[in-house]
Context: one part of a larger RNA
């Protein structure tokens, strides 16, 4: 379980592709399915309900009515869906001109810095903490200078920016490839099929970190672990230090996966910044402007909101679709499917209790 709701009280799927379904501009026509309006059946008794009547009264119990709901007859109405025709261009699609980015992918190359290797110069300490020990140094540490070798991450710019569907993405260059946004004039024309425009049950992709399988890598940093203090205890602090980090090709499929706000479209004061790219009545330019479109920020009216607050990028004002929610615990659970190598991971109750 509804005429509620779902940023923070339950409660919007991590994201997005899209098939079935549902739903769709504007203008004039057909037509009568749907819809509305009249008429006539049909909905068994009993039961409910008005009216009369019978048991002394009530319950009870008889009579003939009624009403509601389905559902068909038959005969109008034509708004609004649907349907017929026939037109339109604003949604939407393509083709041209620019554009702006850390979008992806794949190769390329470089710089600081860190560690270890080699040599040099030098000679007792380095390191660390509140404090000290472990540990490391006369087999020569640490500092310092030279030179080789590895991986990894890319200072600065740099940001209230940028850019992707989300996860993400930034050193440099080169190749390849996806999407926006502007501008202006034109094709197509909501026909609706496998084929337009929204949304999309199942379905398919993508998807941080940590985990796993197989091969390589492995500098620093660092679960797990040893070993030194400190303390009641010290699973923290210190010093070592594996696994993993990184790469390649597969699983995993889950996060506070967050804007805790699903998508789409229309409409509703305004200041004020910043990205892109226009326009003009401004101009040599550069500044300027009731300037436009699309994206990102503050702050703010109207409206909302339990408040907090949102507020044209909505949680206003409304329409279409879609996924949830129904008291707290039990229970991120049992069970059972189903997926996984495996860790799990999807689905998911009840007894019982407050």
């Nucleotide at each position: 379980u509804u005429g509620g709701g779902c940023g923070u009280a339950a409660g919007g799927c991590a994201u997005u592709u899209g098939u079935a379904g549902g739903u769709g501009g504007c203008u004039u026509u057909u037509c009568a399915a749907g819809u509305c309006c009249a008429u006539c059946g049909c909905c068994a008794a009993a039961u409910c309900u008005g009216a009369g009547g019978g048991c002394u009264c009530a319950a009870c119990c008889c009579u003939g009515g009624a009403c509601a709901u389905g559902u068909g007859u038959u005969g109008g109405a034509a708004a609004c869906u649907a349907c017929c025709a026939a037109g339109u261009u604003g949604g939407a699609u393509u083709a041209u001109g620019u554009u702006a980015a850390g979008g992806g992918c794949a190769a390329u190359a470089a710089c600081a810095a860190u560690u270890u290797c080699u040599g040099g110069u030098g000679g007792a300490g380095c390191a660390u903490u509140g404090a000290a020990a472990u540990a490391u140094g006369u087999a020569a540490a640490g500092a310092u200078c030279a030179g080789a070798a590895a991986g990894a991450a890319c200072a600065c710019a740099a940001u209230u920016g940028g850019u992707a569907a989300a996860a993400g993405c930034a050193c440099u260059c080169u190749g390849u490839u996806g999407g926006g946004c502007c501008c202006g004039a034109g094709c197509u024309g909501a026909c609706a099929c496998a084929a337009c425009a929204c949304u999309g049950c199942g379905a398919g992709a993508u998807g941080a970190a940590a985990g796993c399988u197989a091969g390589g890598g492995g500098a620093g940093a660092g679960a797990a672990u040893g070993g030194g203090a400190u303390u009641a205890g010290a699973u923290a602090c210190c010093c070592a230090g594996u696994a993993g980090u990184c790469c390649u090709a597969g699983c995993u499929a889950u996060a506070a996966a967050a804007g805790a706000c699903g998508g789409a479209u229309a409409c509703u004061a305004g200041g004020u910044g910043c990205u892109g790219u226009g326009a003009g009545u401004a101009u040599u330019g550069a500044c300027c402007u009731a300037u436009g479109c699309a994206g990102u920020g503050u702050u703010g009216u109207a409206g909302c909101u339990a408040a907090c607050a949102c507020a044209u990028u909505u949680a206003g004002c409304a329409u279409c679709c879609u996924g949830c929610u129904u008291g707290g615990g039990g229970a991120a659970u049992a069970u059972g499917u189903u997926c996984g190598c495996a860790a799990g991971a999807a689905u998911g109750a009840a007894a019982c209790u407050c």